Predicted 3D model of a 1388-nucleotide RNA (small-subunit ribosomal RNA) from an uncultured prokaryote. Its mean pLDDT, the model's own confidence on a scale to 100, is 83.
RNA sequence: AGAGUUUGAUCCUGGCUCAGGAUGAACGCUAGCGGCAGGCCUAACACAUGCAAGUCGAGGGGUAGAAGAAGCUUGCUUUUUUGAGACCGGCGCACGGGUGCGUAACGCGUAUGCAACCUACCUUUAACUGAGGGAUAGCCCAGAGAAAUUUGGAUUAAUGCUCCAUGGUUUAUCGAUAUGGCAUCGUAUUGAUAAUAAAGAUUUAUCGGUAUAAGAUGGGCAUGCGUAUCAUUAGUUAGUUGGUGUGGUAACGGCACACCAAGACCACGAUAGGUAGGGGCCCUGAGAGGGGGAUCCCCCACACUGGUACUGAGACAAGGACCAGACUCCUACGGGAGGCAGCAGUGAGGAAUAUUGGUCAAUGGAGGCAACUCUGAACCAGCCAUGCCGCGUGAAGGAUGACUGCCCUAUGGGUUGUAAACUGCUUUUAUACAGGAAGAAACCUUUCCACGUGUCGGGGCUUGACGGUACUAAGCGAAUAAGGACCGGCUAACUCCGUGCCAGCAGCCGCGGUAAUACGGAGGGUCCAAGCGUUAUCCGGAAUUAUUGGGUUUAAAGGGUCCGUAGGCGGGCCAUUAAGUCAGUGGUGAAAGUUUGCAGCUCAACUGUAAAAUUGCCUUUGAUACUGAUGGUCUUGAGUUAUGGUGAAGUUGCCGGAAUAUGUAGUGUAGCGGUGAAAUGCAUAGAUAUUACAUAGAACACCGAUUGCGAAGGCAGGUGACUAACCAUAUACUGACGCUGAUGGACGAAAGCGUGGGGAGCGAACAGGAUUAGAUACCCUGGUAGUCCACGCCGUAAACGAUGGAUACUAGCUGUUCGGUCUUCGGACUGAGUGGCUAAGCGAAAGUGAUAAGUAUCCCACCUGGGGAGUACGUUCGCAAGAAUGAAACUCAAAGGAAUUGACGGGGGCCCGCACAAGCGGUGGAGCAUGUGGUUUAAUUCGAUGAUACGCGAGGAACCUUACCAGGGCUUAAAUGUAGAUUGACAGAUCUGGAAACAGAUUUUUCUUCGGACAAUUUACAAGGUGCUGCAUGGCUGUCGUCAGCUCGUGCCGUGAGGUGUUGGGUUAAGUCCCAUAACGAGCGCAACCCCUGUUGUUAGUUGCCAGCGAGUAAUGUCGGGAACUCUAACAAGACUGCCAGUGCAAACUGUGAGGAAGGUGGGGAUGACGUCAAAUCAUCACGGCCCUUACGUCCUGGGCCACACACGUGCUACAAUGGCCCAAAACAAAGGGAAGCGAAACCGCGAGGUGGAGCGAAUCCCCAAAAGGCGUCUCAGUUCGGAUUGCAGGCUGCAACUCGCCUGUAUGAAGUCGGAAUUGCUAGUAAUCGCGGAUCAGCAUGCCGCGGUGAAUACGUUCCCGGGCCUUGCACACACCGCCCGUCAAG
Repeated sequence: AGAGUUUGAUCCUGGCUCAGGAUGAACGCUAGCGGCAGGCCUAACACAUGCAAGUCGAGGGGUAGAAGAAGCUUGCUUUUUUGAGACCGGCGCACGGGUGCGUAACGCGUAUGCAACCUACCUUUAACUGAGGGAUAGCCCAGAGAAAUUUGGAUUAAUGCUCCAUGGUUUAUCGAUAUGGCAUCGUAUUGAUAAUAAAGAUUUAUCGGUAUAAGAUGGGCAUGCGUAUCAUUAGUUAGUUGGUGUGGUAACGGCACACCAAGACCACGAUAGGUAGGGGCCCUGAGAGGGGGAUCCCCCACACUGGUACUGAGACAAGGACCAGACUCCUACGGGAGGCAGCAGUGAGGAAUAUUGGUCAAUGGAGGCAACUCUGAACCAGCCAUGCCGCGUGAAGGAUGACUGCCCUAUGGGUUGUAAACUGCUUUUAUACAGGAAGAAACCUUUCCACGUGUCGGGGCUUGACGGUACUAAGCGAAUAAGGACCGGCUAACUCCGUGCCAGCAGCCGCGGUAAUACGGAGGGUCCAAGCGUUAUCCGGAAUUAUUGGGUUUAAAGGGUCCGUAGGCGGGCCAUUAAGUCAGUGGUGAAAGUUUGCAGCUCAACUGUAAAAUUGCCUUUGAUACUGAUGGUCUUGAGUUAUGGUGAAGUUGCCGGAAUAUGUAGUGUAGCGGUGAAAUGCAUAGAUAUUACAUAGAACACCGAUUGCGAAGGCAGGUGACUAACCAUAUACUGACGCUGAUGGACGAAAGCGUGGGGAGCGAACAGGAUUAGAUACCCUGGUAGUCCACGCCGUAAACGAUGGAUACUAGCUGUUCGGUCUUCGGACUGAGUGGCUAAGCGAAAGUGAUAAGUAUCCCACCUGGGGAGUACGUUCGCAAGAAUGAAACUCAAAGGAAUUGACGGGGGCCCGCACAAGCGGUGGAGCAUGUGGUUUAAUUCGAUGAUACGCGAGGAACCUUACCAGGGCUUAAAUGUAGAUUGACAGAUCUGGAAACAGAUUUUUCUUCGGACAAUUUACAAGGUGCUGCAUGGCUGUCGUCAGCUCGUGCCGUGAGGUGUUGGGUUAAGUCCCAUAACGAGCGCAACCCCUGUUGUUAGUUGCCAGCGAGUAAUGUCGGGAACUCUAACAAGACUGCCAGUGCAAACUGUGAGGAAGGUGGGGAUGACGUCAAAUCAUCACGGCCCUUACGUCCUGGGCCACACACGUGCUACAAUGGCCCAAAACAAAGGGAAGCGAAACCGCGAGGUGGAGCGAAUCCCCAAAAGGCGUCUCAGUUCGGAUUGCAGGCUGCAACUCGCCUGUAUGAAGUCGGAAUUGCUAGUAAUCGCGGAUCAGCAUGCCGCGGUGAAUACGUUCCCGGGCCUUGCACACACCGCCCGUCAAG
């Protein structure tokens, strides 16, 4: 000293929370010792029992009793000595000890005063102590009562009571003199009058007694200042305030009383309410402050509750009295007793607080001459980790870094950890034993000395509760002694297992939904340590109440505006004063405490001693700058005057025209009106329209403007009257008269209220018509209050510049309104307003910026997290509506401001895409094929599910595949290795059982150099899993999207997130390029480089080609040959806006421009940026974790993946004439494939196919036939369309076509006549249409992947739908509009 938490991120504002310290604490776990402290915070609740205040015989009388003596009736009498308790008397009991109820007060603190007072005991001073009297306790006698207690009679004493004498002094009254004081008046001396004293005891030493004056001590009273909360408490007071008099008191005083006066207190907070003992001090804090008032000290108050006095020096006393009350106890029912907030202790209350202990040894107190007695004051001990302090639980060595535990990348490491074991060492402490204090000085008594007659000093003697304690010595032996909390961030400390939004944690943020460093356990670690944590409370951090030290445009916060009272603040000069202020002096500020020095307990805590401090109050002396006060003066602040001017400033009267509505009359005829479109409405009873006249009310076009005026609200036709303001200029005048302004007063839009008018238009409510799912709305037709006037209320608004008023100062530029001066008529200067832009500064930023939100001063108002709530209650105001003032409980960890980046918008701008539009063909209807859902099933294996799943994984499920189901088996199959053992066979073949796997039986056989080799079996170890998690992952893939974007370095801007670059102006298919530019460059994307295709050339010429030459055939490049052409396959050329014209700065664009095979990316393909969707895939593969191991592994047979009321997707075939069918004829492709293959010719079969086998590993042979096309025919029908379905008969593949293959022939001949809402593909060699090939494959293709043939239509255009890109704007969204969020209802 800060930190966490609002956001995707940022900067602020702002609250919440944490880290520190403390405690009379409590609770949880744990616990070895000692020292010093502390210990009912709650019920001032109730109390059993014991103790806590007595003492004096040297004040008095004197009893019981004891001892002695005498007498004798030997158990009585007398007498002497002694003498408890009780009684009279004295002193004490007003101290000490306890508690904090009450008290907001002269109660406390501090400082003064008493000229208005008292003070027992003590000290000092100085005087006296004479002589009498009458009683009464006790004792004795007699009673009453249960008791407590009490009555009567007789007798008696005193230091008890009382009378007389003495009277220095004292007191009171009246005088005199001197002196002092702020006043009342005091002091000293003196005169007169009046009033009062005493007590004895005795051992003769003394102790007492009375009065006086001082002191000391203790008290009483008065005063200044200080002393908490609420205004949702604003008025209070009758002995109240004062006076005179009297009484009372120690004393002043309404303290009390009588009379008189009407005062006294209060916004500087009276009165009432609630709370509370105050201080020294304690905790915290850098301090200022904030909180507290335990222990110790001072003061106060109280003693069961309330009241009253008595005694006394002192009390209104409480271990005294009386009265009343409540409670408890005793009782013979008639009456009595009691007061722990003393020390122990009990019950109760409570989270919670101790022993019914010892001693008067010390200190202190009471009494006493003293010994001494009393003392729960005190000193000690006991209990409690309640706190502070100290000590210990060992220490040195010891590595194979032992064992266990835990963790890991696990043949091995790491950690626990020098830790342990083990070896030598020490003994604080504990334990046993022995010794053993200081605290003690005295009093008394004895003795000595000094002074000189009662004192001092010295010596001797006596006294210890604690306590056989502290301490010391020696013995023993590591022996007797470690826990608690925490380990996600804040905050030091990390892993494993378990759990699976469960159990739980949590101070805040938050953790837990199968890999939790946050839960629980463990290992390890961290921090403290005889303690550690938790809870509670206080301060701090919190500048989060801000004096030090905050704010108010938008975060909470400027009053709606002005006037003005109190108050606060206030111009220049001179003088006086000295209140504030400053300096010095004196007093006080108790001690303890805090701080510092030194010292004592072994240290420390603790204690002692000294110093400093105690920031304060009072007194006194001085200073006089500033503030104040008083006096004087000045003119610049303020105001007055004169002249001139300005304006929608106000009040009131009169006047005006346009428009609207209504009325009357005329013209005129069928609609008018209204809307997005309509309807309600008006209109043939004549509307709307139009003309004329009349009436009415309200508002004032143009001028008109960032214009002007006003304090604000607000103010607009013209004109008159009255009133106010402001400005400029100038002389004269007043002389600080000023600013602000709580309470108060006035004004105060609209709406609303009251009374009376007025009422054209507009128009809440209301009615109707529309819109809509609804429409108590928006739109339309009507329409009442109201809007207008007069008077009176209301008193609020986003009453806003969301910005209080005043004064001064601080760079500029540019408009405008009203004045003034000068002018060379262009303008310049100046005053007061009103605007814009900007500098510095300020600000969280946006912004503001002389009209400040800058720099300063003065005054007022207001704010202190969000919600609850401007609500409730109370009060005031109001006719009401309501306004003003204005909480709390409870609840949340945020709420909020400004700005940033995205995403979003039924916001805007620009642009693109088969996105729409323009076209062509389809899907959706039918039958079938195929995939999916659903259902079914023993199983219908699994995955894919908007676009981006659904002829998808699967490029081919009869067995196999196969992962699913049923049943039957195996426990390790295959491969390989190692080690061990066994055997010489196993395998094979045959047979039996069986559905097969498998099981059983038979058979027959190694080599050898004897070392072994080989093979097999068996055992052990390493397996296996298409089981789960694609939300633990790699890889690969889809989509946005082949969209034009996505970023970086340096620089610059910004507090920052971020921005700039990448924006702007053009252009492009393109972030393509150009220009501009605080940016300059670069990277990944675009484009290009690659492949195919389109043209040409060169080279090459077989298996391809054949123009020319020759040969040959029925015919064919068949042969010789050729190298022209086609073609093949390598290289090269070509296209670059290169040329021309136009436009343009350029980039570039335009052109039926030229040339060219091709023209502006020539066409097609491959190529997919940063990223998004926790997108898909653990079943291609790989892989972490979890799970199974005679099974979730593996083998086999059969079944299933092919089911079928249904729904959807993708296709095929059709519905027909642009067609079907048939016959016949004749042509033209490309690209592929072929050896367990393609398979020719020829022959057989109606056909599928069969026989056959030439040729070919293929530019050579084969698949191979291309098909649409053309000629005929059919003639609009469920047909010569369509082909489903089904019967029969066959073919092929294959161990095997039943579930469940394909094909052929024949027969059968279903739906379907162009398809609802909706929806899809395509922009040219494309769509459409036609066939061919291939992969997979034993067989099986309407699917997929390729190939070529024929070959269109349309695009005006970008308003709209969908998707996308860039810029901008709004936002309370950021999981980002499938967002956020409001209300109602229901449940909890």
It matches the Rfam family "Bacterial small subunit ribosomal RNA".